[in-house]
Predicted 3D model of a 1538-nucleotide RNA (small-subunit ribosomal RNA) from an Acidobacteriota bacterium. Rfam family: Bacterial small subunit ribosomal RNA. Gene Ontology terms of the family: ribosome and structural constituent of ribosome. The source organism's lineage runs through Bacteria, Pseudomonadati and Acidobacteriota.

RNA sequence: AAAGAGAGUUUGAUCCCGGCUCAGAGCGAACGCUGGCGGCGUGCCUAACACAUGCAAGUCGAACGCUGAACUCCUGAAUCUUCGGAUUUGGGAGCUAGGCGUGGCGCACGGGUGAGUAACGCGUGGAUAACCUGCCCACGAGUGGGGAAUAACCCCGGGAAACUGGGGCUAAUACCGCAUAAUCCUUUCCUGACACCGGUCAGGAAAGGCAAAGCCCGCAAGGGCGCUGGUGGAGGGAUCCGCGUCUGAUCAGCUAGUUGGUGAGGUAACGGCUCACCAAGGCAGAGACCGGUAGCCGGUCUGAGAGGACGAUCGGCCACACUGGAACUGAGACACGGUCCAGACUCCUACGGGAGGCAGCAGUGAGGAAUAUUGCGCAAUGGGGGAAACCCUGACGCAGCGACGCCGCGUGGAGGACGACGCCCUUCGGGGUGUAAACUCCUUUCGACGGGGACGAAUGCCCGCAAGGGUUUGACGGUACCCGUAUAAGAAGCCCCGGCUAACUACGUGCCAGCAGCCGCGGUAAUACGUAGGGGGCAAGCGUUGCUCGGAAUUACUGGGCGUAAAGGGUCCGUAGGCGGUGGGGCAUGUCGGUUGUGAAAUCUCCCGGCUUAACUGGGAGGGUGCGAUCGAAACUGUUCCGCUAGAGGGCCGGAGAGGCGAGUGGAAUUGCUGGUGUAGCGGUGAAAUGCGUAGAGAUCAGCAGGAACACCGGAGGCGAAGGCGGCUCGCUGGACGGCACCUGACGCUGAGGGACGAAAGCUAGGGGAGCAAACAGGAUUAGAUACCCUGGUAGUCCUAGCCCUAAACGAUGGUCACUUGCUGUGCCCGGCGUACGUCGGGCGUGGCGGAGCUAACGCGUUAAGUGACCCGCCUGGGGAGUACGGUCGCAAGGCUGAAACUCAAAGGAAUUGACGGGGGCCCGCACAAGCGGUGGAGCAUGUGGUUCAAUUCGACGCAACGCGAAGAACCUUACCCGGGCUUGAAGUGCGCAAGACCAUCUUGAGAAAUCUAGACUUCCCGCAAGGGACUUGCGUAGAGGUGCUGCAUGGCUGUCGUCAGCUCGUGUCGUGAGAUGUUGGGUUAAGUCCCGCAACGAGCGCAACCCUUGUCCUUAGUUGCCAGCGGUUACGCCGGGCACUCUAAGGAGACUGCCCGCGACAAGCGGGAGGAAGGUGGGGAUGACGUCAAGUCAGCAUGGCCUUUAUGUCCGGGGCUACACACGUGCUACAAUGCGCGCCACAGAGGGUUGCCAACCCGCGAGGGGGAGCUAAUCCUAGAAAAGCGCGCUCAGUUCGGAUUGGAGUCUGCAACCCGACUCCAUGAAGCUGGAAUCGCUAGUAAUGGCGCAUCAGAUCGGUGCCGUGAAUACGUUCUCGGGCCUUGUACACACCGCCCGUCACAUCACGAAAGGGGGCUGUACUAGACGUCGCUUCGCCAACCCGCAAGGGAGGCAGGCGCCCACGGUGUGGUCUCUGAUUGGGGUGAAGUCGUAACAAGGUAGCCGUAGGAGAACCUGCGGCUGGAUCACCUCCUUU
Repeated sequence: AAAGAGAGUUUGAUCCCGGCUCAGAGCGAACGCUGGCGGCGUGCCUAACACAUGCAAGUCGAACGCUGAACUCCUGAAUCUUCGGAUUUGGGAGCUAGGCGUGGCGCACGGGUGAGUAACGCGUGGAUAACCUGCCCACGAGUGGGGAAUAACCCCGGGAAACUGGGGCUAAUACCGCAUAAUCCUUUCCUGACACCGGUCAGGAAAGGCAAAGCCCGCAAGGGCGCUGGUGGAGGGAUCCGCGUCUGAUCAGCUAGUUGGUGAGGUAACGGCUCACCAAGGCAGAGACCGGUAGCCGGUCUGAGAGGACGAUCGGCCACACUGGAACUGAGACACGGUCCAGACUCCUACGGGAGGCAGCAGUGAGGAAUAUUGCGCAAUGGGGGAAACCCUGACGCAGCGACGCCGCGUGGAGGACGACGCCCUUCGGGGUGUAAACUCCUUUCGACGGGGACGAAUGCCCGCAAGGGUUUGACGGUACCCGUAUAAGAAGCCCCGGCUAACUACGUGCCAGCAGCCGCGGUAAUACGUAGGGGGCAAGCGUUGCUCGGAAUUACUGGGCGUAAAGGGUCCGUAGGCGGUGGGGCAUGUCGGUUGUGAAAUCUCCCGGCUUAACUGGGAGGGUGCGAUCGAAACUGUUCCGCUAGAGGGCCGGAGAGGCGAGUGGAAUUGCUGGUGUAGCGGUGAAAUGCGUAGAGAUCAGCAGGAACACCGGAGGCGAAGGCGGCUCGCUGGACGGCACCUGACGCUGAGGGACGAAAGCUAGGGGAGCAAACAGGAUUAGAUACCCUGGUAGUCCUAGCCCUAAACGAUGGUCACUUGCUGUGCCCGGCGUACGUCGGGCGUGGCGGAGCUAACGCGUUAAGUGACCCGCCUGGGGAGUACGGUCGCAAGGCUGAAACUCAAAGGAAUUGACGGGGGCCCGCACAAGCGGUGGAGCAUGUGGUUCAAUUCGACGCAACGCGAAGAACCUUACCCGGGCUUGAAGUGCGCAAGACCAUCUUGAGAAAUCUAGACUUCCCGCAAGGGACUUGCGUAGAGGUGCUGCAUGGCUGUCGUCAGCUCGUGUCGUGAGAUGUUGGGUUAAGUCCCGCAACGAGCGCAACCCUUGUCCUUAGUUGCCAGCGGUUACGCCGGGCACUCUAAGGAGACUGCCCGCGACAAGCGGGAGGAAGGUGGGGAUGACGUCAAGUCAGCAUGGCCUUUAUGUCCGGGGCUACACACGUGCUACAAUGCGCGCCACAGAGGGUUGCCAACCCGCGAGGGGGAGCUAAUCCUAGAAAAGCGCGCUCAGUUCGGAUUGGAGUCUGCAACCCGACUCCAUGAAGCUGGAAUCGCUAGUAAUGGCGCAUCAGAUCGGUGCCGUGAAUACGUUCUCGGGCCUUGUACACACCGCCCGUCACAUCACGAAAGGGGGCUGUACUAGACGUCGCUUCGCCAACCCGCAAGGGAGGCAGGCGCCCACGGUGUGGUCUCUGAUUGGGGUGAAGUCGUAACAAGGUAGCCGUAGGAGAACCUGCGGCUGGAUCACCUCCUUU
C1' cells in the first nucleotide's frame, strides 16, 4: 500500500469429469418504446465507391518591367491669347490602387485517410570515425567591376476550346564571365594525439580550385533589411545495428545479384545500391520460403493480478492521395489541391481535340443497422508571405444537429381517514391500490416573462531616450451570470415478477395462439402465453441486438491434467536440444546490489487548485514492472584449469534361463495308401439328416508315405525392449544377475526429427500341404436363417525370399534417479552357523495382502496411482470423424498426418438404492409332484364379445371384467327408443304481488294415459271484525333439476400383490455424498418368531396374543328335554311332578413346550413320549403394515370444474334392456348298473314367519283350490329332509339311461303373463355312450356326494349365501411350471425387461465431399512488347553570354533529333494457388407416433470387444490372433478372517 463471491443444467438420488448458459464491466454503436433542462465530450466502423457547387495557399511594389484612374511636382509640344495666362496633348518622377508578367520565399507545413505494408514499418536502446540541413542564432571574412538575354507588352498567324507558332522591344535581388579570398574544396608531405579492423582529430608546409545583389530610411554621417563564402549551434532529416512485434507445417526446403571478394560507377552518405571479373556461397525445424490477416505505438477496455481483447476521438511514427509507372524543381518531394506517360471512369467538343481527380471543410448520390451544417469568425491560439501596416488560413475558435456517451438538476415539500370514489381480489366477513388522491399550509430550482450584463484582450499601432502615456480589436453573444414578476403552476417512462433473480393474484386461451438466456412453460383450474390489478428494478431514460474482457483454474507462467472420465507414442536405439555427481583455483554469462541516462506530452494514481457541484480542467509528485552506461558481489548457474570416485563403463571368476539364428535328429497322434482278419452298419446330433459303407465301410493287425505340432515335466516358473519364445543335440550369438573391488575418471539421463524391431490377418514369387479351416456346397433349425449345430471343403495356416506396420500392440499405468511402516510366497546368485535336514542374512527378479499418503470413487500402496528431480509423448464437450481434402508411404489392401460446415445439452467415470436376468444360493405356497373330482365335447341356464335394431341404456376388460354392479328388467324398476304432454316445472328453499281454503272422496265429458273440462262436498288460529297468520293455488323473481362430461380434478369405499413377512424411525457409528449399519451373519420359526453373534442401542406400524365361533368339563338358570326315579294316561312328555342328563345362554376352568427322554451350543428350538376332550398358532372366522397398479366407482352417496335450462329437466302410453349366423367365461342336467324306476323305512341343522308362516280336514292325478285352528314364535307353522337302509324290477340297449324340443291342457301371482313369468298334467322324446390341444378345485370332517333353509321378492333362480347328513384318496420329494420372501452377482434398465436399443430401406429437410467441365481472383516462369523518364553514346541540324579572331568564321559548352540499357500498361505460352458454379453421385446430420428384422445392454439367450480377411437386405456372420472392460459352476494355488 493493494485485494480474488458464484449460480442453473447429465441422475431415481450421489460424487467427480466436462461442456453449455446466466449474474459484472465496457462500446465511435444500432433497433424498439419513451423523452423536461443544462454542462463537457463525441459522431461513415460499410464503398481507399462516385462526386454537382462553394471554399480549403498564398504573399512580397522595401527585387523588377508593364498597365489604369486621380493627385502632386518637373518638363516638352501645339492652338488661342487680353501676353497675366488658358486649353489640348506628350514625357519624366512621386504617391496610391488594382491587374499582367519576370523574380524571391512558401506551396515537402498545416488538414485527411488506413488502401497497402509481417517490414528496421513500428517500439525500445544504441551507432554514423559513413551523412545532409532553407528560414533562425553566434562568430569571424567579404559584397569590386562588367556582359548578354528574356517574359509581360506590340505586330502577324493557327485553333471550337484548351492553348499555341513566328517576328519585334525591355528591367531586375533573373542569367553569364572577370577580379579578390580563406582555417572552404582537391592533391602531396611533416609533427603530435586518439585509436588500432578499417581509421579519425589537431597543428604546419606547398600547389591547384571556387564567391557575391541589391533594396529601404536618411541631406549626409550612418542605420536597417538582404546577398556571398566559412566555422559552430539549435531544430529537422537520412542511414545502419541489438532486442521485441499475429496466424497456418494440410507452406519444408528457399536463393543467381543469389553470398562474399577485387575494381569501377552512383549517392548527401555506407552498402550488390548498380556493373565487370573471380570464388561458390547464403538462409532454414530457435520455422527459411509460401499463404492468410493486419498500419505500429503512447494507450483504451477488462481482470485481484498475470493475462486477454482492441488501436475511434487526443498525441508520436509510418504509408497513401483515381489506379500503375517515372522523374523534374528544390535545403527538403519522387510531391493530396505540381509535371509527364499509361489505364479505367466522368465531363466538354465545331469530332480535329481537350478537361478532371473531396482519403481537405461543408454538401450530394450510392452502400448500409448506422454517423451531423453546402453555418459564423480570423476576436483568441498557431501557420505562410511581408520591414511593417496588412493579406491569406474550412488549421483553429465558436455556433448548429443527434439522450451517442459521461456528469449535474428538476418533474415539488410538509400535513392529511381505521382509510373517499374508481379499479382489482375475496373464504362475501373483508383485503389491496393507500397518505396515495381530494383538502390545508409551504417552497419556486429548471423552464416562461421583464431588466441588467461580462471574463476571455494581451498584443499591435502612435508619441516618447526611457519610465511611461495615448489609442484600437469579441465570431461566440445580448450568451454565461446577476436581479425581479407569477403560479404547483409546463415536465415519467421503460423493463421485469417459474428457478437462476428482487417482485403474485384474477380472467382469457387449451401442445392452439404464443414465450424462451439456460433449465424449460402451454394438451380446461398456466404465479412461465395474452390482458388487468398489484408488486420489483432502473430512471430521462429503459430494454433488445451485436462485439470485447470477466466469471472460465474451460490452454492452467501465476494456475490443469493423462490406470477406469478426453489424454502414455506398440517397443527399443540414438541426432539436435534440455537437464546433470564431488573438492579446489581463475573469470564474471545468467543472477544480485549501488550510481547514472532514458522511458515525450496526454492518459493512470496521490495531493492541491479553477468552473455554485460533478463531468471537465490547471499545477505538483508518483508510477511507467523496460533498455543503455558504469562501479561492485561471487553463494547458486555458466565457462575454464587442476583433482576425486559414490553415477556410468571396463576387467577377472561364477552359476541360471522356452533369449535369438542355423543345421541335424526323435517318438506319440491324425490322415492317406497297401495287405490281412471280419460283417453291416459307421458317422453325427438336443433330435436328425446330408455324408461314408455289401465295388466290404467302421472295427482290428502289420507295413509304408507325408506334413504339422511337440503330451507328461509345466508352475500367477523362466528369458526377452516390446511383439514374443516350449521335444532333443550341436554350432554361432545377445542380454541380465552374483562375487572380487583390479582399471577408466562424469565418459551420465532423456530424447523433437531419424533408424531398427514389430502378433494375427493380408500381398508378391517359388515350394509344401497331414490336420484345421474364411469363401463355397449340402443337411438341419426357423416365420425366415445369407447364422449359431452337422457333413464336406478352397485360399490360408507351414518353408524360402521380399513387402505390409496394424491390434483391448493392456499393467488400458513413458523413461531415469532418489526417498518413504510392514507381513508372506516364489525363481536365480552369494555369505554366516550347522554333520545332515535346516536356519539366519545380502543382492536381482516375480506374486499376494495391507500402513501412512494419494484418489471422484474403485482402488494404488518400496514393481506407487505416495514424496521429489529431469526429459519426451499426449488431452481440452458429444456427434459429424479417425471421415473429407491435401501431402506422404505401400504392388494392393490400406497406413501415417488430419479438418470444417452442420447439429446436440449433453456425452462420460465411479459408486448408491431399486427393478430386472432364458445369473447363482437359501426358503415358502394345492406352485409342481402324488391323488380325488371337474372344465374344455352334448343339451339347457346365465354373463360377455360380436352382430342386429328405432332402442337392444350404462359401467366392469389378464390374474384382479365375463351367474360382475343386479340379494331377483312383464308395467314399475329404467337411466334407452317411439309417440303424446308440461315449462318456476315431479320434489325443495327464500322474496314480491294476487286469489282462494286446501286435502280427501265422488260424479260428467274427451283421451292410450298423462292431462284437460264441468260440478258436488268442504276449514283452522288471532281478532278491536277492517284485517293478519298458517295452508293452497296462480303470476313474477332468485334459483331448481340433470343416471349429462371429466374416477386423469376429488372425498369416501373397494379390488389386488397378500395373512405375504415385511415397512420404517430416533440416537450413535461409517462414508465427501447418495447411502450404509441396525434389518446382514450362524441357527430356528407359520412369522423381522425367538436365540446367539455383531458399531450398534432402542422404538414404531405389521406377525403373534387380546375378540367371535367350535371341541371337554364345572357353576348358575329352567313354559325345551327326560321318564333317568315315581304316579296318571287316549300311550303322544300328553298330564302331575322333577331339573339329574341332553339342550339352551351367561359365567368360569382348561393348553403353557408346563413335565420326561433325545438332538442342539448349556440357547432359541426340534424329534419322541406321558398325561389330557384337545396339544405344540387344536379347527374355523373377524382382523389386511409402508406401499403398488393415475386399478375400480362422478350410475350408491358426496363433491370442484365444465355443459344443458319450453330441455340433456319432468309426466304418461307403448316398445326395448329377453334380438341371434356366431365366439368365450361361469354353471346345471346327463351320458348310466357304486345306476335308474317303484315300494317300504329311518336319522338333521340352521333359519324364516302378522299386507306373514299357514295346521287339521275336504276337492283335484297334479300345480293348486277350499278351509280356517294355532303362532308376534326353544311353545304354532314352514317341515315331507335326501342320500343311506330294506325289497322288487331293469341287464348294457341311445335303453325303464338322458331329458332338450315341440303339441295340448291347466294352476298361481299380478291392473296386465303377446312380445316376456314360474309351476302342473298328458303327449313328444333331440344331442349326448366320459369329451382334442389345453385347463380348474381340493391336504380332513377337507374333496366328492345328498338334501334343507335364507336374503332379494307380488310372482319368478340351475345364481348367491348359510346348514346339516354320508364321507375318501394322496403328499416320495422341491429337478421343473407359477407366485412370493431373504442374501448375492451383472446391467447401457429407473415410465424400471411390456425396459433399453442397432442398422438397411422409404419420406421431408439441411450443410458438406466427389464430379465431365465452366467462370473468376492472386501469382510463378519463359518469351514478346516497350510509353514517359533518368542515365549512357552520338551530334551531318540548332544556339546570345566565355575563348581565338579586325571580320567572316572557328573553338569550348549546350540543345533538338537519333541509338542503347532499365522499365509501367499490354500480349502469348505454360504452371501454382484460392474461390464460385456443375448434370449426376457419395456418405453425414436432423425430423411424436412408416417398413424389415433383433445386433448390443442380464451368461441379452452363439459372452462381448480389438485388429485383419472374406461373405451377406440390414443390423451383422464366419476364419485367424489378441484382450477381460465376461456371467456361472467345479478344481488347483496363494492370501486374509473366524